[in-house]
Source information: Predicted 3D model of a 75-nucleotide RNA (transfer RNA) from a bacterium. RNAcentral holds the sequence, with entries from ENA.

RNA sequence: GCCUUCAUAGCUCAGCGGUAGAGCACUUCAUUGGUAAUGAAGAGGUCACGAGUUCGAUCCUCGUUGAAGGCUCCA
Numbered sequence: 001g002c003c004u005u006c007a008u009a010g011c012u013c014a015g016c017g018g019u020a021g022a023g024c025a026c027u028u029c030a031u032u033g034g035u036a037a038u039g040a041a042g043a044g045g046u047c048a049c050g051a052g053u054u055c056g057a058u059c060c061u062c063g064u065u066g067a068a069g070g071c072u073c074c075a
Stems, first nucleotide, its partner, number of pairs: 001071007010024004018055001026042005048064005
């Protein structure tokens, strides 16, 4: 220098172009003499950033940033 993959909740990750979910963690309640465990409910997202296509984009296209991996050349 070139190529590929990835970026979604605090963490680990799902998500056929049609208003974004799970597990763990967190909060509240129930249960207990009290904890743990268990059960119920709840909160938590500018889907890395900027454009484009589309009636509509987390998803498709282009660019930027960051992370991981691979390749080439010279010595």

Description: The coordinates come from a structure-prediction model, not an experiment, and the mean pLDDT is 82. Its Rfam family is "tRNA". By type it is a transfer RNA.